[in-house]
Predicted 3D model of a 64-nucleotide RNA (Fluoride riboswitch aptamer (crcB RNA motif)) from a Pseudomonadota bacterium. The model forms 100% of the base pairs in the Rfam consensus. It was read from a public genome assembly, where an Rfam model found it. Model confidence (mean pLDDT): 79 of 100. It matches the Rfam family "Fluoride riboswitch aptamer (crcB RNA motif)". Rfam 15.1 lists 2,293 matches to the family in 1,982 species.
RNA sequence: UGCCGGCGCGGGGAUGGAGUCCCCCCUCAACCGCCCUGCCAGGGCUGAUGACUCCUACCACCCU
Numbered sequence: 001u002g003c004c005g006g007c008g009c010g011g012g013g014a015u016g017g018a019g020u021c022c023c024c025c026c027u028c029a030a031c032c033g034c035c036c037u038g039c040c041a042g043g044g045c046u047g048a049u050g051a052c053u054c055c056u057a058c059c060a061c062c063c064u
Stems, first nucleotide, its partner, number of pairs: 010025004016055006033045004
């Protein structure tokens, strides 16, 4: 210095916060949604979760 492995810490899972659980990554990493158009480019759409619960924001309907 390179490669492999282990442990610890840490990071990530399409828009915010918290708890729990799950999964992924080891820095050229994990991750960075969908649809239409032949490509580029352009246009359109859903969801605040990886999943569950709660809060906040947003949207739809109804009642007061």